Notes
Model confidence (mean pLDDT): 88 of 100. Predicted 3D model of an 86-nucleotide RNA (c-di-GMP-I riboswitch aptamer) from Rubrobacter sp. Lineage of the source: Bacteria > Actinomycetota > Rubrobacteria > Rubrobacteraceae > Rubrobacter.
[in-house]
């Protein structure tokens, strides 16, 4: 150095839920707050999967196309990175 993740130090983010603000909508931020996480740091400009909104395509309806979006704390994968047991 590269892998791997400890009853190790020394941190760190911050699910639900509550305020306030944007947003038709998933949802975003800031504050409070811990369910957790060895990358719960970043990247949707790569591949999937969910989720919203629109639609004058199919189409009775439900749904199915299509399109615009969001969710990196849904998962491959890219990439930066703290510590040094086994």
């Nucleotide at each position: 150095c590269c892998a791997c993740g400890a009853c190790a130090a020394a941190g760190g983010c911050a699910a639900a839920c509550c305020c306030g603000c944007c947003g038709c909508g998933a949802g975003g931020c800031g504050g409070g707050g811990a369910c957790g996480c060895a990358a719960a740091g970043c990247c949707u400009a790569c591949g999937g999967g969910c989720c919203u909104c629109u639609c004058g395509c199919c189409a009775g309806a439900a749904g199915g196309g299509a399109g615009a979006g969001g969710c990196g704390g849904c998962c491959g994968g890219g990439u930066c990175g703290c510590c040094g047991a086994a």